[in-house]
RNA sequence: ACGGGUGUAGCUCAACUGGUAGAGCACUGGUCUCCAAAACCAGGGGCUGUGGGUUCGAUUCCUACCACCCGUG
Numbered sequence: 001a002c003g004g005g006u007g008u009a010g011c012u013c014a015a016c017u018g019g020u021a022g023a024g025c026a027c028u029g030g031u032c033u034c035c036a037a038a039a040c041c042a043g044g045g046g047c048u049g050u051g052g053g054u055u056c057g058a059u060u061c062c063u064a065c066c067a068c069c070c071g072u073g
């Protein structure tokens, strides 16, 4: 330099050929316990890497960048 892949909650990952974002763990509160853990119940947390474009509507499609990973020379 060129080709491919990934980027969504603190972490690991979903979101069914575009329809208004969710799970587990972690975290917070409660029940239980002498206390704690475990278990159970409830809850908070996201401008979906950034900027444009298409569309009534974009995590999803197009485009340019950025970061990381793999490959070719």
Stems, first nucleotide, its partner, number of pairs: 001072007010025004019056001027043005049065005
This is a predicted structure of a 73-nucleotide RNA (transfer RNA) from Flavobacteriales bacterium UBA6057. The sequence was found in a public genome assembly. Model confidence (mean pLDDT): 82 of 100.